Parts: sequence; C1' cells; structure tokens
RNA sequence: GUGAUAGUAGUUUAAUGGCAAAACACCUGAAUGUGGAUCAGGAGAUCAGGGUUCGAUUCCCGCUUAUCACC
Repeated sequence: GUGAUAGUAGUUUAAUGGCAAAACACCUGAAUGUGGAUCAGGAGAUCAGGGUUCGAUUCCCGCUUAUCACC
C1' cells in the first nucleotide's frame, strides 16, 4: 500500500429498521458488633461526521482506531 473483520456502560457481551438489554464493577439503603456475602433501589453507553427512511446500533458513504491476511 491492498483486502477483510470489528468499534455499544468502567469491563465482557446482546439488540437482523420500531421503548438500547444483561452480568460483573460503581453509588444509596436494608441487614450485621464491623466488614464480606445477601436483599432492595439508582446512575451510567451506540468511535466522531453525513445520507436514505415516518423511524437507523442496524442500510449507504467517507473518516478514524484496533486486529488479521497478502505485498
């Protein structure tokens, strides 16, 4: 340089055009002599830009980052 794949919460993963979900982590409370475990509740994300569409994590374009293959 060329091609392919991927980018969603602090981390690991879901969501095949129609309310962005879960686990762990974090915060608050309950319980406990204290802490952990447990129980109840809460906050938190679509890499950044544009297009199509009534509606985009999803489809299209280009950007960027990472990985893989070839050179």

Predicted 3D model of a 71-nucleotide RNA (transfer RNA) from Chitinophaga sp. CF118. NCBI's taxonomy places the organism under Bacteria, Bacteroidota, Chitinophagales, Chitinophagaceae, Chitinophaga. Its Rfam family is "tRNA". It is annotated as a transfer RNA. Its mean pLDDT, the model's own confidence on a scale to 100, is 83.